[in-house]
RNA sequence: GCCGGCUUAGCUCAGUGGUAGAGCAGCUGAUUUGUAAUCAGCAGGUCAUCAGUUCAAGUCUGAUAGCCGGCU
Repeated sequence: GCCGGCUUAGCUCAGUGGUAGAGCAGCUGAUUUGUAAUCAGCAGGUCAUCAGUUCAAGUCUGAUAGCCGGCU
């Protein structure tokens, strides 16, 4: 230099153009002599960035950035 993959909650990951979710972690409460475990609830998101297409984009298209891999 060329090619490909990935980027969504603190972490690991779902999400087939139509209200962004789960598990773990966190907080509150119940339970317990107490802790752990269990149960109930709560909070947490600029869907990497910027444009485009569309009535509507996490999803489709382009560019950029970061990470990983391959080729030279």

Model confidence (mean pLDDT): 82 of 100.
Transfer RNA from an Akkermansiaceae bacterium, 72 nucleotides, folded computationally.
It was read from a public genome assembly.
Rfam family: tRNA. Gene Ontology term of the family: triplet codon-amino acid adaptor activity. About the family: Transfer RNA (tRNA) molecules are approximately 80 nucleotides in length.